[in-house]
RNA sequence: UCAGAUAGUUGAGCGGCUGCUGUAAAAUGGAAUUUAUUUCACUUUAUAGAGGAAAGUCCGGGCUCCACAGGAAUACGACGCCGGUUAACGGCCGGCAGAGGCAACUCUAGGGAUAGUGCCACAGAAAAUAGACCGUCUGUUUAUUAUUUAUUACUAUACAGAUAAGGGUGAAACGGUGCGGUAAGAGCGCAACGCAACUCUGGUAACAGAGUUGGCAGGGUAAACCCCGUCGGGUGCAAGACCUAAUAGGAAAGAUAGAUCUCCAUCUUUUGAUGAGAGGUCGGGGGUAUUCCUGCCCCUCUUUCGGGUUGGUCGCGUGAGGGCAAUAGCAAUAUUGCUCCAAGAUGAAUAGUCGCUUCGUUCUUUACGAACGGACAAAACCCGGCUUAUAGACUAUCUGACUCU
RNA sequence: GGGCGCGUAGCUCAGCGGUAGAGCACUGCCUCGACACGGCAGGGGCCACAGGUUCAAUCCCUGUCGCGCCCACCA
Numbered sequence: 001u002c003a004g005a006u007a008g009u010u011g012a013g014c015g016g017c018u019g020c021u022g023u024a025a026a027a028u029g030g031a032a033u034u035u036a037u038u039u040c041a042c043u044u045u046a047u048a049g050a051g052g053a054a055a056g057u058c059c060g061g062g063c064u065c066c067a068c069a070g071g072a073a074u075a076c077g078a079c080g081c082c083g084g085u086u087a088a089c090g091g092c093c094g095g096c097a098g099a100g101g102c103a104a105c106u107c108u109a110g111g112g113a114u115a116g117u118g119c120c121a122c123a124g125a126a127a128a129u130a131g132a133c134c135g136u137c138u139g140u141u142u143a144u145u146a147u148u149u150a151u152u153a154c155u156a157u158a159c160a161g162a163u164a165a166g167g168g169u170g171a172a173a174c175g176g177u178g179c180g181g182u183a184a185g186a187g188c189g190c191a192a193c194g195c196a197a198c199u200c201u202g203g204u205a206a207c208a209g210a211g212u213u214g215g216c217a218g219g220g221u222a223a224a225c226c227c228c229g230u231c232g233g234g235u236g237c238a239a240g241a242c243c244u245a246a247u248a249g250g251a252a253a254g255a256u257a258g259a260u261c262u263c264c265a266u267c268u269u270u271u272g273a274u275g276a277g278a279g280g281u282c283g284g285g286g287g288u289a290u291u292c293c294u295g296c297c298c299c300u301c302u303u304u305c306g307g308g309u310u311g312g313u314c315g316c317g318u319g320a321g322g323g324c325a326a327u328a329g330c331a332a333u334a335u336u337g338c339u340c341c342a343a344g345a346u347g348a349a350u351a352g353u354c355g356c357u358u359c360g361u362u363c364u365u366u367a368c369g370a371a372c373g374g375a376c377a378a379a380a381c382c383c384g385g386c387u388u389a390u391a392g393a394c395u396a397u398c399u400g401a402c403u404c405u
Numbered sequence: 406g407g408g409c410g411c412g413u414a415g416c417u418c419a420g421c422g423g424u425a426g427a428g429c430a431c432u433g434c435c436u437c438g439a440c441a442c443g444g445c446a447g448g449g450g451c452c453a454c455a456g457g458u459u460c461a462a463u464c465c466c467u468g469u470c471g472c473g474c475c476c477a478c479c480a
Stems, first nucleotide, its partner, number of pairs: 001401010012357007020049007028041006051376001055387002058385005063236001065234002070293005076232005081095005096110001097108004111227002116225002118221003133167002135163006142156002145153002175193001177191004194216001195214008240314004250305006258282006264275004283299004307479003321340008358374006406476007415429004423460001431447005453469005
């Protein structure tokens, strides 16, 4: 200098003018009453006003309601090497194994295929309890040729076997290589390699290393069903609470379950009757997938159609919050101290314009000027992550190649 | 804002991981004096897009893009 790798920051800057939304204070006006307070409207002043992803809504929580969210089982769903971290997670950090790269480094939905079931098209002999198309080899029969007393040998055909070396098919062919061995062959034997089991050593563990034994033992697929282990109740701020206004306080369908005793109150001369109340027993119903148990609640409920409203307040921003420093830790992260308060709208504000500077492109021209443009995209209850989009600018560390000293 | 579903030929839809189909439409030929009907034959598909699992993906998984549906309160 060029080409890369990793981690991180930023997301044009400054000023003037005119607007919009929230908050605080003051003034004016109206209303209410407790007569000096509250509330409403408007004006002025001050102050604050989008993001790293606000996005996709893919995970996890807070919070909310389902009476409480308790125990057990089933179903369903998600996750899956090991250890740590966290409120929690499918996230993050560190390590192991495998794969890629010369390297820095990166990627991996990475449990189980002798628990069971399924599938493996076409091609091929054979696709999973192995098998035999060509080939190789042995024996027998027949034929031919050569030699010949007979026999023997070569070749071919048929039959009976041996074999998995070689060929060819496929994504995949039942350890591959070398030597020996054999009729030909074969882990049949041996060597180093791969593989499996056991033992020892190191490590919290995944796992790694060494040694011994075994002749090799049934391929792939679980983002196919499934098995094992872990976790999960549902709902989603249009949740939910309060105030106000309005009406046909409606109709249909379905299920129907309340009973009994005591006390109390009223009526009654008493027996007894009534209920608007309290308690007990039995029964029935109730958990936003189902069943059971404990305990709790209720004694009419569910669905559909129709009718009315389209107002306000809260929820709503001090929170698992941000910044800096120290300590523990390789790190994620945790603890302690100091410090900061930073949008809250609802037919939905956060904008427009001017000047200077900055960056990029084009033109003119020779260092100035002119024109155009400034990525992705914009809160809607809130947090922790992931994923996706993103013009450019900057910082730190590291790797490779070339050149010079 | 939140919760769901769908994407296959021009249109409406099927499709057990193993060469993508049906009906209507389109094109050519036959039939007819001509048209329609009818008969025969044919063309047309990056299975929305991208990546992954698998020997192999319309199908299984993940992420983008597009389209569609539902929801408030009162009694």

Model confidence (mean pLDDT): 76 of 100.
Two RNAs folded together computationally: RNase P RNA and transfer RNA, 480 nucleotides in total.